[in-house]
A computed fold for a 595-nucleotide part of an RNA from a Chloroflexota bacterium, annotated as large-subunit ribosomal RNA, domain I. Lineage of the source: Bacteria > Bacillati > Chloroflexota. The full RNA is in RNAcentral, with records from ENA.
Context: one part of a larger RNA
RNA sequence: AGCCAACGGUGAAUGCCUUGGCGACUACUACCGAAGAAGGACGUGGGUGGCUGCGAAAAGCCACGGUGAGCUGUCUACCGAGCUAUGACCCGUGGAUGUCCGAAUGGGGAAACCCUGCACUCGUAAUGGGGUGUAACUCCCGCCUGAACACAUAGGGCGGGUAGAGGGAACUGGGUGAACUGAAACAUCUAAGUAACCCAAGGAAAAGAAAGCAACAGCGACUCCCUGAGUAGCGGCGAGCGAAAUGGGAUGAGCCUAAACCGAGUUGGUGCCAAGCCUGGCGGCGUUGCCAACUCGGGGUCGUGGGACCGAAUGGGAGAAGCGUCAGAUUCUCCACAGAGUUACAAACCUGCCGGUUAGCAGAAGUGUUCUGGAAAGGCACGCCAUAGCGGGUAAUAGCCCCGUAUGCGAAAACUGAGCAGGCUCUGAUUCGAGCUCCCAAGUAACACCGGAUCCGGGAAAGCCGGUGUGAAUCUGCGAGGACCACCUCGUAAGGCUAAGUAUACGUAGUCGACCGAUAGCGAACUAGUACCGUGAGGGAAAGGUGAAAAGUACCCCGGGAGGGGAGUGAAAUAGUACCUGAAACCGUUGGUUU
Numbered sequence: 001a002g003c004c005a006a007c008g009g010u011g012a013a014u015g016c017c018u019u020g021g022c023g024a025c026u027a028c029u030a031c032c033g034a035a036g037a038a039g040g041a042c043g044u045g046g047g048u049g050g051c052u053g054c055g056a057a058a059a060g061c062c063a064c065g066g067u068g069a070g071c072u073g074u075c076u077a078c079c080g081a082g083c084u085a086u087g088a089c090c091c092g093u094g095g096a097u098g099u100c101c102g103a104a105u106g107g108g109g110a111a112a113c114c115c116u117g118c119a120c121u122c123g124u125a126a127u128g129g130g131g132u133g134u135a136a137c138u139c140c141c142g143c144c145u146g147a148a149c150a151c152a153u154a155g156g157g158c159g160g161g162u163a164g165a166g167g168g169a170a171c172u173g174g175g176u177g178a179a180c181u182g183a184a185a186c187a188u189c190u191a192a193g194u195a196a197c198c199c200a201a202g203g204a205a206a207a208g209a210a211a212g213c214a215a216c217a218g219c220g221a222c223u224c225c226c227u228g229a230g231u232a233g234c235g236g237c238g239a240g241c242g243a244a245a246u247g248g249g250a251u252g253a254g255c256c257u258a259a260a261c262c263g264a265g266u267u268g269g270u271g272c273c274a275a276g277c278c279u280g281g282c283g284g285c286g287u288u289g290c291c292a293a294c295u296c297g298g299g300g301u302c303g304u305g306g307g308a309c310c311g312a313a314u315g316g317g318a319g320a321a322g323c324g325u326c327a328g329a330u331u332c333u334c335c336a337c338a339g340a341g342u343u344a345c346a347a348a349c350c351u352g353c354c355g356g357u358u359a360g361c362a363g364a365a366g367u368g369u370u371c372u373g374g375a376a377a378g379g380c381a382c383g384c385c386a387u388a389g390c391g392g393g394u395a396a397u398a399g400c401c402c403c404g405u406a407u408g409c410g411a412a413a414a415c416u417g418a419g420c421a422g423g424c425u426c427u428g429a430u431u432c433g434a435g436c437u438c439c440c441a442a443g444u445a446a447c448a449c450c451g452g453a454u455c456c457g458g459g460a461a462a463g464c465c466g467g468u469g470u471g472a473a474u475c476u477g478c479g480a481g482g483a484c485c486a487c488c489u490c491g492u493a494a495g496g497c498u499a500a501g502u503a504u505a506c507g508u509a510g511u512c513g514a515c516c517g518a519u520a521g522c523g524a525a526c527u528a529g530u531a532c533c534g535u536g537a538g539g540g541a542a543a544g545g546u547g548a549a550a551a552g553u554a555c556c557c558c559g560g561g562a563g564g565g566g567a568g569u570g571a572a573a574u575a576g577u578a579c580c581u582g583a584a585a586c587c588g589u590u591g592g593u594u595u
Stems, first nucleotide, its partner, number of pairs: 001594009015580001016545002020516002022513007029505002031167002039101003042055003046079002049075003061095006070083003106115003116135007137164002139161007171202001172200005182189001186236001212219002223250004233241002254497003257441001261298010276285002278328006303475001305440004309435001310433005316335006337428005349423005354417005360409003366382004371378001383400002385389001391403003446470007456482001477492005532539002552579001555566004
């Protein structure tokens, strides 16, 4: 030095474990913000570094409920000082306080800082200073002023506004909009209207009450699911892309304007022997009239076309009105009666009842053992409960030891219901007939050219949306039924609102898993978006396990210490805070053996 064996060191695999993750499902909940959010900075404890909580009233204050004996959060002990049956701590509901930054909003600013004005107030001999409130911008409403230019308007000023701004995981609508890739290359095409960026909104959003589908039969807003169907189609007819009607379900809800016509007001034009003032007679008034525009109120809302105008019929009671009076008709108001209503159709709120949410409460039934063991829940023996034998804990494996579980019950307060009732609020013209007089959404529809999206790549290419240009009609009208025409059928554009069914899950609660088990599972089971890296945008770790219980080794010895040897604890110390198990590489000790 090699080899073999035994025993160690180092090392951390493996096994077992789980406080943490992942996924699915169900229910709930779903916006927050100038009344200052989300997110932070700095403080705050008797001694306090981090986390958590809180805010100069600072691990907290007040009230009301729950609970019932201990408590002063945690890593995390210790010392000190206290609180508590006059109910502490803890849990729930409501309230108070809530520094500074941040949309940040008095001005500034290199966020968490600096500097002001005004009012009131404290203080100083006085100045400086302290405290509270207020002071950004835009928009809306009201009032006062007020140019060019007479009225007016612009502008200015004052007062008021829980009006906007900023944030939000995914979901929604819209705007802009790739490339890799596929086509076995590549250009049309695809990827894909995806990713990304931007805008806007909400608890959902969007869409929505047919100028729709369909096909000789009919349906009857929208949305979502299944089907139709990988069909009809589109397509360098390549790669690929890919409907709709119908049928079956979920849900279910319909409404309001514009115009014609009537009335009122404002402004402009025109008008003085007039016209007009509800009608008729008499009287009276007379810039009251007429035309146009705008505003407001009534009216009206449809496709077996509807409405206006005109005529007729019916319609509870009372009162009032118009230049005066008499008669008539009309209109308005109030009461009664009837109906409706808070998600659209007008709109706000209150009360009671019922249900739910936010703390909780009750809750059955087992003992023995001289068995094993450190320990009984295991073994053995004899019982019991069960609308409860889901699960977890207790020194190993417990229905009956503990927490629970099945089941039943519970709220002072707040919230909630698309529950009920009452208050309250709102509405109350319907029918018939005729005329074919008026109205029925205009730079619109349509057409031409150019684009876009639809299954549809310009095609035979309709229908929809946009740009530019040209530019209609009003029901004997207009649009559609995939070029176009005829017939037939369907609908009624150019204004608006609308719950539910649907999407999502930052969040709350629960259940489950042929999901992971510390190089896995979230990046993060631990001080984790931490340490660390980067000017910055940003990148981004490692790191779990003594034991049933610290019982964490008093005391003695060696050593400066580290560390060890005894002793002691413990079932075990080769379980000794470098701690469960403790593989291999690697390094040794002892013995054997070979040269």

Record summary
The coordinates come from a structure-prediction model, not an experiment, and the mean pLDDT is 82.